[in-house]
RNA sequence: AGAGUUUGAUCCUGGCUCAGAACGAACGCUGGCGGUAUGCCUAACACAUGCAAGUCGAACGGUAACAGGGACUUCGGUCCGCUGACGAGUGGCGAACGGGUGCGUAACACGUGGAUGACCUGUCUCAAGGCGGGGGAUAACGACUGGAAACAGUUGCUAAUACCGCAUGAGCUCUACGGAGGAAAGGCUUCGGCCACCUUGAGAGGGGUCCGCGUCGGAUUAGCUAGUUGGUGAGGUAAUGGCUCACCAAGGCGACGAUCCGUAGCUGGUCUGAGAGGAUGAUCAGCCACACUGGGACUGAGACACGGCCCAGACUCCUACGGGAGGCAGCAGUGGGGAAUAUUGCGCAAUGGGGGAAACCCUGACGCAGCAAUACCGCGUGAGUGACGAAGGCCUUCGGGUUGUAAAGCUCUUUUAGUGGGGAAGAUAGUGACGGUACCCACAGAAAAAACUCCGGCUAACUCCGUGCCAGCAGCCGCGGUAAUACGGAGGGAGUAAGCGUUGUUCGGAUUUACUGGGUGUAAAGCGCGCGUAGGUUGUUUUGUAAGUCAGAAGUGAAAUCCCUGGGCUCAACCCAGGAACUGCUUUUGAAACUACAAGACUGGAGACCGGCAGAGGAUGGCGGAAUUCCCCAUGUAGAGGUGAAAUUCGUAGAUAUGGGGAGGAACACCAGAGGCGAAGGCGGCCAUCUGGACCGGUACUGACACUGAGGCGCGAAAGCGUGGGGAGCAAACAGGAUUAGAUACCCUGGUAGUCCACGCCCUAAACGAUGGAUGCUAGUUGUUGGAAGGUUCAGCCUUUCAGUAAUACAGCUAACGCAUUAAGCAUUCCGCCUGGGGAGUACGGUCGCAAGAUUAAAACUCAAAGGAAUAGACGGGGACCCGCACAAGCGGUGGAGCAUGUGGUUUAAUUCGAAGAUACGCGAAGAACCUUACCUGGACUUGACAUUGAUAGAAUACUUUAGAGAUAGAGUAGUGCUAGUUUACUAGAACUUGAAAACAGGUGCUGCACGGCUGUCGUCAGCUCGUGUCGUGAGAUGUUGGGUUAAGUCCCGCAACGAGCGCAACCCUCGCCUUCAGUUGCCAUCAGGUUAAGCUGGGCGCUCUGAAGGAACCGCCAGUGUCAAGCUGGAGGAAGGUGGGGACGACGUCAAGUCAUCAUGGCCCUUAUGGGUAGGGCUACACACGUGCUACAAUGGCAAGUACAGAGGGCAGCGAAUGGGCGACCUGGAGCGAAUCUCUCAAAGCUUGUCUCAGUUCGGAUUGAAGUCUGCAACUCGACUUCAUGAAGUUGGAAUCGCUAGUAAUCGCGGAUCAGCAUGCCGCGGUGAAUACGUUCCCGGGCCUUGUACACACCGCCCGUCACACCAUGGGAGUUGGUUUUACCCGACGCCGGUGGCCUAACCCUUCGGGGAAGGAGCCGUUUACGGUAAGAUCAGCGACUGGGGUGAAGUCGUAACAAGGUAACC
Repeated sequence: AGAGUUUGAUCCUGGCUCAGAACGAACGCUGGCGGUAUGCCUAACACAUGCAAGUCGAACGGUAACAGGGACUUCGGUCCGCUGACGAGUGGCGAACGGGUGCGUAACACGUGGAUGACCUGUCUCAAGGCGGGGGAUAACGACUGGAAACAGUUGCUAAUACCGCAUGAGCUCUACGGAGGAAAGGCUUCGGCCACCUUGAGAGGGGUCCGCGUCGGAUUAGCUAGUUGGUGAGGUAAUGGCUCACCAAGGCGACGAUCCGUAGCUGGUCUGAGAGGAUGAUCAGCCACACUGGGACUGAGACACGGCCCAGACUCCUACGGGAGGCAGCAGUGGGGAAUAUUGCGCAAUGGGGGAAACCCUGACGCAGCAAUACCGCGUGAGUGACGAAGGCCUUCGGGUUGUAAAGCUCUUUUAGUGGGGAAGAUAGUGACGGUACCCACAGAAAAAACUCCGGCUAACUCCGUGCCAGCAGCCGCGGUAAUACGGAGGGAGUAAGCGUUGUUCGGAUUUACUGGGUGUAAAGCGCGCGUAGGUUGUUUUGUAAGUCAGAAGUGAAAUCCCUGGGCUCAACCCAGGAACUGCUUUUGAAACUACAAGACUGGAGACCGGCAGAGGAUGGCGGAAUUCCCCAUGUAGAGGUGAAAUUCGUAGAUAUGGGGAGGAACACCAGAGGCGAAGGCGGCCAUCUGGACCGGUACUGACACUGAGGCGCGAAAGCGUGGGGAGCAAACAGGAUUAGAUACCCUGGUAGUCCACGCCCUAAACGAUGGAUGCUAGUUGUUGGAAGGUUCAGCCUUUCAGUAAUACAGCUAACGCAUUAAGCAUUCCGCCUGGGGAGUACGGUCGCAAGAUUAAAACUCAAAGGAAUAGACGGGGACCCGCACAAGCGGUGGAGCAUGUGGUUUAAUUCGAAGAUACGCGAAGAACCUUACCUGGACUUGACAUUGAUAGAAUACUUUAGAGAUAGAGUAGUGCUAGUUUACUAGAACUUGAAAACAGGUGCUGCACGGCUGUCGUCAGCUCGUGUCGUGAGAUGUUGGGUUAAGUCCCGCAACGAGCGCAACCCUCGCCUUCAGUUGCCAUCAGGUUAAGCUGGGCGCUCUGAAGGAACCGCCAGUGUCAAGCUGGAGGAAGGUGGGGACGACGUCAAGUCAUCAUGGCCCUUAUGGGUAGGGCUACACACGUGCUACAAUGGCAAGUACAGAGGGCAGCGAAUGGGCGACCUGGAGCGAAUCUCUCAAAGCUUGUCUCAGUUCGGAUUGAAGUCUGCAACUCGACUUCAUGAAGUUGGAAUCGCUAGUAAUCGCGGAUCAGCAUGCCGCGGUGAAUACGUUCCCGGGCCUUGUACACACCGCCCGUCACACCAUGGGAGUUGGUUUUACCCGACGCCGGUGGCCUAACCCUUCGGGGAAGGAGCCGUUUACGGUAAGAUCAGCGACUGGGGUGAAGUCGUAACAAGGUAACC
């Protein structure tokens, strides 16, 4: 610091996701040690048990328990508070601290800084003074009584530092200034004193109250408030104050957000971040609030009190049913909740707290230990050496590689853990829970100690096997449909490490809320426009002030934390000390540039005045002509109208057309312009009246008066609404006619609201320049509108200037497109608005409206995109140009018939397999009776029919025979070879045969979507690319486009391009002309011989021909044209003329095109079978459908007879002559020929005659019967041919469709491959031999340029809506349930306060001693009030029959709305 993801690719916008850090965490797997921290985030849910606040005998009366002592004693015991001590009690202090929790609280609660002249303060410190003299009670205790208990009552006794007077008293309090009120307590003692007590003042520390500023979200909460706001007086409080009350006034708060609702303890800090910020508020520390829920006071210095009291409520427990008791949000612990959070431990040794004079006691505060990898930090699980690179695993191209110096082995060490021994500091007298702990020493032995996640990209790390869109993975993109680096396993690797992953949360990345630091023409986003309030901003200049601002000083900003330095635990975490910092607030002293404020001045902004000027600016009234329609009259006759074509419609009752007259409404042709005016909407005949604004020129006026503008107010197209008019034309709805599969549309004929006017509403538009307003600055050029000045050659033109409106273009900006003085440039200022797509501009709520609806405006849920601009393609029922048997013009076919052949389908045991639009279908197959053959049935084989290795035996081989359908199985006979060694015997080897056991063979089994090779097609179309340069952010462009030209990206010219490559063309073959050479098997002009005839013979190579080498054609020549070009047109010559005809030759690529069955090949599968062999069958089936052909339908013909002329090929398991036989197929025969020699081989159409005479025929030949021929082991299934007989359909073929442009189509025959035989197919050959092409509008295909695009699997594309089904969330909903809250009223506990107090009362006073007074109390009454109740609302939430739309989903249904002119341009 970035990365992935929208696209075919690109740039941008924009969201989603990831990598980082952190955690009081949880879960999964795993787990050696130690240190330091941390540990109910949920139910402020309920709690058993124990402990957490007591202490003081030096305040007191005392003596229940314990110990000691003393006295007495009958030795059993009794007595004595005498001593140490001390239960219970009186009294004092403490219990308001410490500890817990975060319910409530949006508040002076908290933070920060102030105020208190408006206050309090026990203990402590300092200072001053005092402590005299009395009194009456009461608990404990005793007795009696009630009660289950808790506890209570009556009576009797008693003490005090308990209580109450009296005296004295100031520097205390009150005061009317005269005065009045008003205190105490003693205890201990070593006799020194110490500790207490009372009054007053001061301090310290603590607290109360008030104030400035800061402190979450919601405006779909906009008004709130009656003690409310203020005053006077009184009361109350420690104290100010409506804190409370009486009276008076009517205020107070609020857009700078009151009130209401939701949420929340606040802070130091913590986490993150570069920072600014954002999130958070566990542990530690400060403050607040709370203590079962609600209310209340008492005591006290302090509480409205966690371990106090009273009342009400809920809950739990005890009960004798009468009544009582309780409050873990203290420490442990239990149940419950939950993903989840510890021991009913030790100790007061330390630190701190309470009491005490002290000893000491208490202290779940605290110090420690226990549990937990919960976090951070540290250490270890060994070190060195060790190659046969061991074994094993995995992979493999089988060679090896890797695990891997890793292991083993050898040599060492002992941290930690273990065992044994020693043993602290913490304690400055004593006292150590921790703890026999930390630490130290010794001993033994590598010994006891490694896992987890990941390995497609992001992101470090790759292979094999299994699986086969299954199982599964996944943070995002996405993997998985038979070769998965993405699933599962394994090997290997990467990362981290006593942990590793996952999940959750926060910040970051995210400049993705933008203060730092974003945008708004088209991506989301400028309000439709103006006026204007608050607010914000504001020209030049002088002086002053000092609020902001800047500087200095002071106070504060707790400690801890963070940072720096140093130190202590072996290091670190951790701890300690010091510093810095705490960016803040307050006070004060200065400065005066800027902002502000005050006072003054100025004229440039703004306004004003005078004079001009243009204009569809607005409102009202009047006038005008053209046209449509209607009415009347006239002329006139059969149609008119309308359309792609029609029909509905009008018309013989007289239309349309034409002429005349009239009525009525609406709109204003030409002028008219990228022209003018207006703020926008908008404004168009002419005239008049009223009226707004702009612009220009001038001036001696005002003196910042300005800009913007939240709310607010006004204007605001069309449609729509209300009331009343009006209504010609047009025209939603509606009707009819067409179109169509349908047509609730487009087209046509009609036609009502409406459109028009008046008044009142509505308030929205793609209300657009998709561009808010204002001001200043920043190159030009051109057009035009309005004005002014100057010049001038004056119907005009030129120059300058101000204001508008347009075009083009530089700098600059922009993602690009584009904008560019009318900015989208450079700046200032104010306002509005945006933050992924969908849901949705929707729901609910509010406001407005008569309604329609408008405005404001969400969420759940869902997706990983949605989008902008540009690029290159593809496509278009877009455009321009061009080509092609593409159409047209022609000729002949197919489609109808019969047959042949191929395919589909069906059938079958099998009908083997493949090919499937064009580019499958007489295709693979250049030839299925067996074989072929891959298929089926039956019967047989298993190292195999074939290859390599191979123990053994044998020559090979030939022949005979038995069984069998054959494969096969069995028997027999003949035969001993070749090479080398060796005297032979024999041994070894090569080929061949046999053959045990294995490795292996074999497979026309699967995958052409794993592949090679080959092939088809676009297409013989003219295209496809590259290097360098240049342009562009980039994809890309340029070149290759443009003007011509060509068959051609062929060539020329031009050009930011210059060159090059693959294609085109040429080079190759063949045909056409000529020359030369050669001359047999070919040829025969001349010579000779010769035949009935014949190059038959001699001879010759002149000619033809054969086959080799050359020549020849290049727009070369001429003319015209064209840009002086390329070229084109015509002509001459020439065998051939503009590529001379034909062939071979097929660019980059497309179709996952075809082929695993030609071959080759990866992977998978079969292995007594999916292999090999055999017999028979099948591939030849047959209701039917299609393709390709043959033969025909006849007279341009059939038949019969006669007769002429080819070319190119083939031939030895061959072609096969002559001769003879057969009606014929053919047979016989075997000459000649490995072929310019022989042979296939008589070419046919043609020509000459004859006949048939338009008919199912003398056309046509299918089918069938009979008889044959040939091939072949074999023609039944299933060959071809021949003869005789039979004689079907068919009379030129619907829609539709194919081929062909010249030696072509058409027509005629011939040959060859395959092949034993089988050809209508295929490949070739020659004979005869046409017609037509105006032309490119249309169909099809293609090329190039351009345009649009929402397509990129590329139009066979994309995509919209209803309906049906499933699921999800949500709105409405009769109602129903609950929470919160408001108002009014009722009831009213305890308590405080007030009143009363006839009843009661020790202290003081008086007294006649009976009593009375003062003072107080019980009781009662009243105010207030918690809980509770009734009624009426408000608000939030749950459920809800039914219902509305929305979203998602696999291949559903119906149409085809949008994207191309999307087939009616689209959209608001």
This is a predicted structure of a 1468-nucleotide RNA (small-subunit ribosomal RNA) from uncultured Magnetococcus sp. RNAcentral holds the sequence, with entries from ENA and SILVA. It matches the Rfam family "Bacterial small subunit ribosomal RNA". Rfam links the family to the GO terms structural constituent of ribosome and ribosome.